[in-house]
């Protein structure tokens, strides 16, 4: 790399360095020399894993599920819904809307 499961309309930015592209891909639409993107520092957001507590279940293993606490552990994230979209179905009637999927991201597994 590929595989499995869960989530993805909430939330959270300043400074320094650098200097032209960036938002994964297609088409759009945006961000960007009033300095984007990236890197670093500091700050922040957030309960995925781990932790703690309560309740319930039954296979009695300290297992599973639900709820709550907690940001001092491991990750992640801090423009725009994953920015919208690509495929299918339905509604509708040329403008759109809904659902499902695909792809992607993150986490946890398994190998």
């Nucleotide at each position: 790399a590929a595989c499995u499961c869960a989530u993805c309309a909430a939330g959270a930015g300043c400074a320094a360095u650098u200097g032209a592209g960036g938002g994964a891909c297609u088409g759009g639409c945006c961000c960007g020399a009033u300095g984007a993107c990236a890197u670093u520092g500091c700050g922040g957001c957030a309960a995925c894993c781990a932790u703690u507590g309560a309740u319930a279940a039954u296979u009695u293993a300290u297992u599973u599920a639900u709820c709550a606490a907690a940001a001092c552990g491991g990750u992640g994230c801090c423009a725009a819904a994953u920015c919208c979209u690509u495929u299918a179905a339905g509604u509708a009637a040329u403008a759109a809307c809904u659902u499902a999927g695909a792809a992607g991201a993150u986490g946890a597994g398994a190998g």
SAM riboswitch aptamer (S box leader) from Megamonas hypermegale, 111 nucleotides, folded computationally.
Its mean pLDDT, the model's own confidence on a scale to 100, is 80.
RNAcentral holds the sequence, with entries from Rfam.
The organism belongs to Megamonas, within Bacteria.